[in-house]
RNA sequence: AGUGGGCUGAGUGAUCGCUGUUUUGAGUUCUCGGAGAUCUUCGGAUUUUCGGGCGGCUCGAAAGGGAGGAAAGUCCGGGCUCCGCAGGGCAGGGUGGUCGGUAACGCCGACCGGUCGUGAGAUCAGGGAAAGUGCCACAGAAAAGAUACCGCCGAUGGCUCGUCUGGCCUUGGUCAGGCGGGAUCAGGUAAGGGUGAAAUGGUGCGGUAAGAGCGCACCGGCAGCCGGGGUGACUCGGCUGGCCUGGUAAACCCCACCCGGAGCAAGGCCGAGCAGAAGGAUGUCGCGUUCGUGCGGCGGGGGCUUGUCCGGCUCCCAAAAACCUUCGGGUAGGCUGCUUGAGGUGUCGAGCAAUCGGCAUCCCAGAGAAAUGAUCGCUCUCGACAAAACCCGGCUUACAGGCCCACU
RNA sequence: GCGAGAUAGCUCAGGCGGUCAGAGCGUCGGAUUCAUAACCCGGAGGUCGAGAGUUCGAGUCUCUCUCUCGC
Numbered sequence: 001a002g003u004g005g006g007c008u009g010a011g012u013g014a015u016c017g018c019u020g021u022u023u024u025g026a027g028u029u030c031u032c033g034g035a036g037a038u039c040u041u042c043g044g045a046u047u048u049u050c051g052g053g054c055g056g057c058u059c060g061a062a063a064g065g066g067a068g069g070a071a072a073g074u075c076c077g078g079g080c081u082c083c084g085c086a087g088g089g090c091a092g093g094g095u096g097g098u099c100g101g102u103a104a105c106g107c108c109g110a111c112c113g114g115u116c117g118u119g120a121g122a123u124c125a126g127g128g129a130a131a132g133u134g135c136c137a138c139a140g141a142a143a144a145g146a147u148a149c150c151g152c153c154g155a156u157g158g159c160u161c162g163u164c165u166g167g168c169c170u171u172g173g174u175c176a177g178g179c180g181g182g183a184u185c186a187g188g189u190a191a192g193g194g195u196g197a198a199a200u201g202g203u204g205c206g207g208u209a210a211g212a213g214c215g216c217a218c219c220g221g222c223a224g225c226c227g228g229g230g231u232g233a234c235u236c237g238g239c240u241g242g243c244c245u246g247g248u249a250a251a252c253c254c255c256a257c258c259c260g261g262a263g264c265a266a267g268g269c270c271g272a273g274c275a276g277a278a279g280g281a282u283g284u285c286g287c288g289u290u291c292g293u294g295c296g297g298c299g300g301g302g303g304c305u306u307g308u309c310c311g312g313c314u315c316c317c318a319a320a321a322a323c324c325u326u327c328g329g330g331u332a333g334g335c336u337g338c339u340u341g342a343g344g345u346g347u348c349g350a351g352c353a354a355u356c357g358g359c360a361u362c363c364c365a366g367a368g369a370a371a372u373g374a375u376c377g378c379u380c381u382c383g384a385c386a387a388a389a390c391c392c393g394g395c396u397u398a399c400a401g402g403c404c405c406a407c408u
Numbered sequence: 409g410c411g412a413g414a415u416a417g418c419u420c421a422g423g424c425g426g427u428c429a430g431a432g433c434g435u436c437g438g439a440u441u442c443a444u445a446a447c448c449c450g451g452a453g454g455u456c457g458a459g460a461g462u463u464c465g466a467g468u469c470u471c472u473c474u475c476u477c478g479c
Base pairs, nucleotide, nucleotide: 001408002407003406004405005404006403007402008401010379011378012377013376014375015374016373018066019065021063022062023061024060025059026058027057028056029055030053031052032051033050034049035048036047037046038045039044068385072396073395075394076393077392078391079390080263081262082261083260092259093258094257095256096255097111098110099109100108101107112126113124114123115122116121127254128253132252133251134248135247136246149193150192151189152188153187156186157185158184159182160181161180162179163178164177165176166175167174168173169172201219202218203217204216205215206214220244221243222241223240224239225238226237227236228235229234267336268335269334270333276327277326278325279324280323283298284297285296286295287294288293299317300316301315302314303313304312305311343362344361345360346359347358348357349356350355380383409479410478411477412476413475414474417433418432419431420430426464435451436450437449438448457473458472459471460470461469
């Protein structure tokens, strides 16, 4: 100058508060039991007092406890609870090198491979593109089994020019053959140029009309086989085959593996009020009548009138209201779930490590509009991000600083 | 605890990734009119919420974060 990792997240004292737990005191209320008094229809009711309840509420006292490394985002995984479920498949979603760790994971560890870095190290959605389909804008000839723009060639077959030889005939033509030229047609080629993110292995020699893995040597890749190492991913070595096959799966898809749904407002217990259901009762006589019923008497029932009776008031008389009793579901509300747990600390052991095991020891928030604060003093480096809400394991994101370890 | 979204000043499109960043309203300029509105013509206006990744290439695919809305 860097690389990787771990720990910590101001300290301390006093006073006053806030919120759970345990112990305890007082008051009040509920409930149970005993005794006494009064009333009584003898069933009981009222009241006084005593004792009990790990009862409730209120007010105290003491002891001891009281947010985080991320409590956050809610991105994964599990526990727990209810619902569903014989088993399997389809659909849908997810994961993706190998081996291991774990309750499980998309997390962690070690290793393998690719890429980056001089290095310590970092990073990778890291299976399959040689099963199939799709896409690859613009440019370019051509964007994946095909093609040819410039260029090169034009061997071969035509065309044309020149020339030579021979045949034929009207001294100049024509026919056949040979040689040379043109690059004009068919055709060959993929070396070179140019385009693009990407162009069908590279270098050299041979070869050819020109060229080309067309052939050969070396290098690179791929496939197959054999042998060595490793649990494995993979790796090392040898042989064979010119096999040389673009990219994209965070496009469809294929392969392997995994996944039931909902969530503490889950779920359980108790339960006002309102609404609902069931049950609780007998009418009869007279008068009037517009024939719908009305009024009155007797009788009956309910409610209110201090508990009961009489009396009074009032409502009703066949099913409405009101009232009483019972019932189920269950709202408000209360209790629970609720914090002892894949738990913390120390130590020993196994393992490279993640992690696991043994022993000892500790109990460390549990609210329900929601508690951690305020004031004063001292010290320092003058203090960041931020606060539980069923509980854990991870990841990600935010973070003033301080300390430590290993390595280049 | 669960779900949806963010594109121009506003309301919204944008298919299986490509020269495709668009529509309506609004705004600006012109034309018309005595003047204004309407009609007509033309223009400007966007880091597609932010940052990474995959890809030759991202508004679109994937991840993380921010904000908003709903149950």